The part of an RNA shown here (small-subunit ribosomal RNA, 5' domain) has 546 nucleotides and comes from a metagenome. RNAcentral holds the full RNA, with entries from SILVA. Its mean pLDDT, the model's own confidence on a scale to 100, is 81. Rfam family: Bacterial small subunit ribosomal RNA.
Context: one part of a larger RNA
Order: sequence, then C1' cells, then structure tokens
RNA sequence: GGACGAACGCUGGCGGCGUGCCUAAUACAUGCAAGUUGAACGAGAACGCAUUCUUCGGAAUGUUAGUAAAGUGGCGAACGGGUGAGUAACACGUAAGCAACCUGCCCUCGAGAUGGGGAUAACCCUGCUAACGCGGGGCUAAUACCGAAUAACGCAUAAUGUUCACAUGGACAUAUUGUUAAAGGUGGGGCUCUUUUAAAGACCUACCGCUUGAGGAUGGACUUGCGGUCCAUUAGUUUGUUGGUGAGGUAACGGCUCACCAAGACCGCGAUGGAUAGCCGGCCUGAGAGGGUGUACGGCCACACUGGGACUGAGAUACGGCCCAGACUCCUACGGGAGGCAGCAGUAAGGAAUAUUGCGCAAUGGCCUAACGGCUGACGCAGCAACGCCGCGUGACUGAUGGAGCUCUUCGGGGUGUAAAAGUCUGUUAGGAGGGAAGAAUACAACCGUUUGAAAUACAGGCGGUUUAUGACAUUACCUCCAGAGGAAGCUCCGGCUAACUCCGUGCCAGCAGCCGCGGUAAUACGGAGGGAGCAAGCGUUGUCC
Repeated sequence: GGACGAACGCUGGCGGCGUGCCUAAUACAUGCAAGUUGAACGAGAACGCAUUCUUCGGAAUGUUAGUAAAGUGGCGAACGGGUGAGUAACACGUAAGCAACCUGCCCUCGAGAUGGGGAUAACCCUGCUAACGCGGGGCUAAUACCGAAUAACGCAUAAUGUUCACAUGGACAUAUUGUUAAAGGUGGGGCUCUUUUAAAGACCUACCGCUUGAGGAUGGACUUGCGGUCCAUUAGUUUGUUGGUGAGGUAACGGCUCACCAAGACCGCGAUGGAUAGCCGGCCUGAGAGGGUGUACGGCCACACUGGGACUGAGAUACGGCCCAGACUCCUACGGGAGGCAGCAGUAAGGAAUAUUGCGCAAUGGCCUAACGGCUGACGCAGCAACGCCGCGUGACUGAUGGAGCUCUUCGGGGUGUAAAAGUCUGUUAGGAGGGAAGAAUACAACCGUUUGAAAUACAGGCGGUUUAUGACAUUACCUCCAGAGGAAGCUCCGGCUAACUCCGUGCCAGCAGCCGCGGUAAUACGGAGGGAGCAAGCGUUGUCC
C1' cells in the first nucleotide's frame, strides 16, 4: 500500500447492487417449510337455505353435495433447503479403468395384455384406556393381493462355431432342457348382438396407463496412478493381520464374512501414534515465482439431540420415517406416553459482533395430475444494518485594498477572506400532485386452417393463426408539474518518517507515542484556541492476511 462475512469511537442526506451468528454441531415457546391424484377404488356428512306438517318442543322432504373431512391404491417424500461436528481418508482434485456393476420417471425399437379367486380398510355394532392408542364381531371395492394360462432375442444350463482381447475372459450365431408377466381408466362411434324404449355392455377406435425384452440418455457404485498440513521431544506397527483354497454374501470385484492352510504385510522415500483441518473451482496479495485463505456463488463429501440397527423402495447419512439404548424437556389419573429448528422467521444463552415471528406463488424451477389446478419459508420480492462496492447531492455566478467577531502582532498592521452579508439565478435529491397501469407474460381454453390415427365432418395428438384472462413487488421504475437555497459535513492529523505553525496553559507533573522519541518555565511532539493539511458520508482505531 492492498484486502475483510469484521468489531469499536465520533459523525451521518439519498439511491443501485451485493453481503449479514466467524462464538455454544448450545437449548428451544409459537407459526409455517411435502404433498398431490375423484380420469385407480369403495363409501360419504353437517351448518345454512327453501317447502310441507306441527301438540309450537320439533319433525319430514329437497338443496347444500356426490361437496367437506376421513380411508384403500399410485407417484413423490432419497430432490430442493441447512450446517461443517466428524474426516489426513480414494474424502477431495485430476487422469484413467470397469472383459466386475445398478439405474424409477424420460426417449427409440420389438412382443404381449387370456381366464379366475380369496381378502381387507373406510363404514356399522361393541370392549379397554387419563391420554397416546389397542382390540373383538359383521359388510364392501380397486390399477391393492394371490393362483392358473401364454413365453422370448430374457435368466439358468450342456454343446458347437466365428470373432475380439491386457490374464481371468468378452461379443455374436446355432441349438438342448428348465424357469419367469400383466390392470385397467377416460373420450368418441355406429353396421351387428344382449338386457326392456331410454341407457348400459359386448364390438371398433383414440389417448393415458400395465407386462416383458433390446438399446439410449441421465444418475450412481467400485478400483487405480499422481497431488495438497504439522510433530521423530511419536520408531517400530499389524493377527482377518498378508496371501492361498473352498463356501457364503453383494447390483458388483474383493478377508466383505466364515472354515482350513501358509507366515506373511507396512516402515527412515517416515509406517504407527498424536495435533489440527471438510476438499475443490475460486478469493486476497504479489511484476512473477510464491504466500495466505475456503464467507457469499458453483461442484463433491459428511452430518441431522448422542450411539446403534434394519425396514420400505429404482434409489436411504432416510433432517421434518421406524425400532432399541442414553442424556435432556414436557404431559400424566403414576399404570404410561410425547418431542428433536445444523429448514424460514423468531426466543434464551454465549459473545466485540451478525437482520423480519413480513408479502406472493405473478416469474424461474420442483412434486402430483389427462387437464384445470393444488403444494412449494426453493425461489421472487419487500423490511432492518454506511457491513461493503459504485453513483449523486449538501448549490451556482457576481460580490471590498476587505464589515463584525475571533486570532496573531514589531501596535504600523497581518490572517480567517469572495469567505460572509447583499444581489442575480438554477432546481439534482428529499417533499407534494398527476400521469404511467411501461417491462417482467408465456400459457390453458374457445374458434379457424392443415396434418396423423380412423369407417367417420365425432374424438384425440402435432403444427400455424385469431380472441380472451392472470403482477407479490407497487403509492414500482420512468415522465410531467408545484413550491423552494430551502432539509443534508464530518472525521483524523500538523517534531521526523509524512502533506500541514503560531499563541496560551502545564512544568519529567498531567499526559503523548506506530518507530525514533517528546514533557524538569520560552514545548511547532502534552491540553485548549486560531490557522493549516488530508480524506469525505464517511473518517480514524483495533484485529487478521499478503
């Protein structure tokens, strides 16, 4: 000199864009943060309103409404969001390998979807319990569950051939035997058939789903080379340890696990132990080499009160899932139960120190849905804070041999100083009024045209066109007008380094100080004043890094 997630002191006008618990991974009141689907399924209220009846207490019917709430099933909840405790490790970065693997939803291509069955929740009746909840009996549905059929280019198995390869081996073709599946829903149609006209079903068709196989994409698992901390005042470490055979297990290789066998394996090129630490893209500094750092944004990892465990699932460290143990908090009828903010706000505590219990799903994205739409503290915005960067303003011009005050003085005068006053203007910003309904916005739907499926002018999908609705921010940005210099300057320093000097007070005192050093009676170094210098809505101090 530069930098900062900063803090402290004095001061403080506005705007834009960012940033904001670095400490106690301490404990948490309250609200919200993951739901959705009625086009998978069965069932299904009430208040209110209307009508009728009435013994005036009320009752019935209709509507509310196939709505609400609840239940079965599906998908999601493994994403998104938080934190950095642990971790010195294939955790991360980079470069490879996988001939040792998995992959829901999505895309492409092929094949199929036949025919049956038994339950169960919701609901009704009923029992126990303070509560949380737990039973017993009865009924019912499905894209829930279970047999059967069908069965290949799948899987397993025996064999042959071709081809490829870095060993184990891989790919392809032929072929033997065995084995494995499914579910419907919605819209439209009319020749035929069934039930009784209507209507429904069979049937045809479109879309969404279902099963199976191959390939892709995406996401992951595993293995390896190299790389990045300190301590030798840590020198030896290891028994599933190192390797083999066999078996089990896994999506998969492997001491991953087990039985047996051998006695190995690592280490001064630092094993083992201890300390510290999430890693990286980056960021700061520096001419560079390097040094420091890992806040915000992005990638990866780990964790979710502490420790352990599995279940479900395509996928689990399962933050807002389950079980066990522990600590803590709360409820209790003392028998027993409930909970987990390192999600967003917020509270207490700690601390030098870090914000609102805000608005909205309008946009971007995510989940569910055929769609409409629903949910979304992700996100978009607003609020607080000079915490940072950037921009603007606090007025402009004229104005005296130069007022007053203050200050210095050699008492003549000098300085503050065009500074003020005074005059003439301007109108940024803040304030008021009006405009703006700017941009942020594309959809869905309706209609028309075209094309594809099709028997079809229904219907559905694709493409194009027209019309229409939707804004949290928001009293927005921006523009115009109004009045009016009006509301808006401080902080540090002035001995040298280092730009800027005099007077008074003090008298080695009080004090200053980054270093050198000032102060003991003429202090440009202490305190005050006048003047000056530097930065400026900031200026200094402290801390840390280069």